[in-house]
RNA sequence: GCCGGAGUAGCUCAGGGGUAGAGCAAUUCACUCGUAAUGAAUAGGUCAGGGGUUCGAAUCCCCUCUCCGGCU
Numbered sequence: 001g002c003c004g005g006a007g008u009a010g011c012u013c014a015g016g017g018g019u020a021g022a023g024c025a026a027u028u029c030a031c032u033c034g035u036a037a038u039g040a041a042u043a044g045g046u047c048a049g050g051g052g053u054u055c056g057a058a059u060c061c062c063c064u065c066u067c068c069g070g071c072u
Stems, first nucleotide, its partner, number of pairs: 001071007010024004018055001026042005048064005
């Protein structure tokens, strides 16, 4: 230099045009003599950044950034 993959909640990851979700973690409550476990609820997101297409973009297209792999 060329090619491919990945970037979404604190962490691990779903979601592939029509309200952004799960598990774990956090907070509160219940339960308990107390803790753990269990149950219920709550909070937490510029969907890497910018632009385009569309009535509508996390999703499709283009450029850029970061990480991983391959080729030379």